[in-house]
A computed fold for a 90-nucleotide RNA from uncultured Polaromonas sp., annotated as Glycine riboswitch aptamer.
RNA sequence: CUACUGGAGAGAGGCCGCCUUCAUCAGGCGGCCCACCGAAGGAGCAAACCCGCAUCGCCGGGUGAAUCUCUCAGGUAAAGAGGACAGCAG
Numbered sequence: 001c002u003a004c005u006g007g008a009g010a011g012a013g014g015c016c017g018c019c020u021u022c023a024u025c026a027g028g029c030g031g032c033c034c035a036c037c038g039a040a041g042g043a044g045c046a047a048a049c050c051c052g053c054a055u056c057g058c059c060g061g062g063u064g065a066a067u068c069u070c071u072c073a074g075g076u077a078a079a080g081a082g083g084a085c086a087g088c089a090g
Stems, first nucleotide, its partner, number of pairs: 001090002004087003011034001013033008035076003041072001042070003048063005
């Protein structure tokens, strides 16, 4: 990397527009608003290491991981899709 298997959380929220329909119901898509979730992606930093200095101290700067933090993006009935990560085979 590829195939297969498992794989969580949170709204069947409000308003408006379009499409399907003779119309309603219902469904789909989109925009705005409010609430919420973290496991696509993205961003942040601890130890440690490195550098700097009239001041040699964790003082200043840099590098710096995650399932932690943020929630930009994404997502929030079921199904479907997506899905970090794990297992297995090549």
Background:
Its mean pLDDT, the model's own confidence on a scale to 100, is 81. The organism belongs to Polaromonas, within Bacteria.